[in-house]
Molecule: c-di-GMP-I riboswitch aptamer
Organism: Hespellia stercorisuis DSM 15480
RNA sequence: AAUAUCAAAGGGCAAACCGGUGGAAAUGCCGGGACGCAAAAACAUAGGACCUAAGCUGAGCAUACAGUAUGGUAGCCGAUUGCACUG
Numbered sequence: 001a002a003u004a005u006c007a008a009a010g011g012g013c014a015a016a017c018c019g020g021u022g023g024a025a026a027u028g029c030c031g032g033g034a035c036g037c038a039a040a041a042a043c044a045u046a047g048g049a050c051c052u053a054a055g056c057u058g059a060g061c062a063u064a065c066a067g068u069a070u071g072g073u074a075g076c077c078g079a080u081u082g083c084a085c086u087g
Stems, first nucleotide, its partner, number of pairs: 006087002012037002017032006035075001041080001043078001047077002049073003055068004
């Protein structure tokens, strides 16, 4: 000096739920709130997985039914980049 592990300090994010708001829905955003998170940072065009079905297609008496993403989830996996005085 570098790397790994453990510990500590300071800070960061914010699930469920509640209020408001956009949306057909899934779900997003804002405020409150903390279950958790060392990438819970950006990526939905690496790829996989999952959710929804407005429109469209099929069928239909039908607003009920089936299929479909061009709509979503990065806090499902993933790939990309990256912070921590100190012991």